Background: Transfer RNA from Pteropus alecto, 73 nucleotides, folded computationally. Its Rfam family is "tRNA". It is annotated as a transfer RNA. The prediction has a mean pLDDT of 81. The RNAcentral record of the sequence draws on Rfam.
RNA sequence: GGCUCCAUAGUGUAGUGGUUAGCACGUCAGCUUUCUAUGCAGAAGGUCCUGGGUUCGCACCCUGGUGGAGCCA
Numbered sequence: 001g002g003c004u005c006c007a008u009a010g011u012g013u014a015g016u017g018g019u020u021a022g023c024a025c026g027u028c029a030g031c032u033u034u035c036u037a038u039g040c041a042g043a044a045g046g047u048c049c050u051g052g053g054u055u056c057g058c059a060c061c062c063u064g065g066u067g068g069a070g071c072c073a
Base pairs, nucleotide, nucleotide: 001072002071003070004069005068006067007066010025011024012023013022018056027043028042030040031039049065050064051063052062053061
């Protein structure tokens, strides 16, 4: 220098252009327990990396940028 892939909650991850962005772990508080752990039933927590475009509508498609991983030279 060229090519490919990735970026979604604190962490890991799912999400075929459509009506609330889901799951697990974690956190918080309740019940249970002498206390803890386990178990049960809840809550909070996401400007979906960033700018622009396409579209009636984008986490999803196109594109500039940033960061990361890999391959080739």